[in-house]
RNA sequence: GGCGAGGUAGCUCAGUUGGUUAGAGCGUUCGAUUCAUAAUCGAGAGGUCACCGGAUCAUCCCCGGUUCUCGCUA
Numbered sequence: 001g002g003c004g005a006g007g008u009a010g011c012u013c014a015g016u017u018g019g020u021u022a023g024a025g026c027g028u029u030c031g032a033u034u035c036a037u038a039a040u041c042g043a044g045a046g047g048u049c050a051c052c053g054g055a056u057c058a059u060c061c062c063c064g065g066u067u068c069u070c071g072c073u074a
Base pairs, nucleotide, nucleotide: 001073002072003071004070005069006068007067010026011025012024013023019057028044029043030042031041032040050066051065052064053063054062
């Protein structure tokens, strides 16, 4: 350089072949329970869905470009 996969919450990931609300587990905060801690249970906070542009009434999802990570290859 070429090809492919990937970038979604602090971490690990899911998500719908466009439709009105973006989720799980762990973590974190508050509460319940306990003499207390752990465990357990309940509730909450936390997101520019990598970035830019385009198509569309409407995009995390489609198209183009950029960037970063990983793999294969020369």
Notes:
A computed fold for a 74-nucleotide RNA from Mariniphaga sp., annotated as transfer RNA. It matches the Rfam family "tRNA". By type it is a transfer RNA.